[in-house]
Molecule: FMN riboswitch aptamer (RFN element)
RNA sequence: UAACAGUUUCGAGGCGGGGUGAAAUACCCCACCGGCGGUUAAAGUCCGCAAGCCGUAUAAGACGGCAUGAAUCGGUGAAAUUCCGAUACCGACGGUUACAGUCCGGAAGAGAGAAACAAUAG
Numbered sequence: 001u002a003a004c005a006g007u008u009u010c011g012a013g014g015c016g017g018g019g020u021g022a023a024a025u026a027c028c029c030c031a032c033c034g035g036c037g038g039u040u041a042a043a044g045u046c047c048g049c050a051a052g053c054c055g056u057a058u059a060a061g062a063c064g065g066c067a068u069g070a071a072u073c074g075g076u077g078a079a080a081u082u083c084c085g086a087u088a089c090c091g092a093c094g095g096u097u098a099c100a101g102u103c104c105g106g107a108a109g110a111g112a113g114a115a116a117c118a119a120u121a122g
Stems, first nucleotide, its partner, number of pairs: 004122001006117005016030004031102002033091002035049004044089002052066005071087005093105003
């Protein structure tokens, strides 16, 4: 001068009632749910991220690529597409006697990240 940075824990909710039918928690009517960080102020719908799939010889990891939904109006306020009121809208992939945000499966997985502890040396 250059290279090399740990451990643990946590980390997604929801089909109840009725109808049709041979068959539906999948269709129709009503119902129910809302990951992580940011944002003058609290967000499923603003900004960004995660989950999925494919490739790079390969397990892990890493990197690259593809895909990736949806909101308005009114009110308060210094400030809110976030609060309050009203009315809307959205929801991966595979499976299924019938089309799934809510069932089953990959998944006792992965993960945006959060918290605690350790170290600040060698």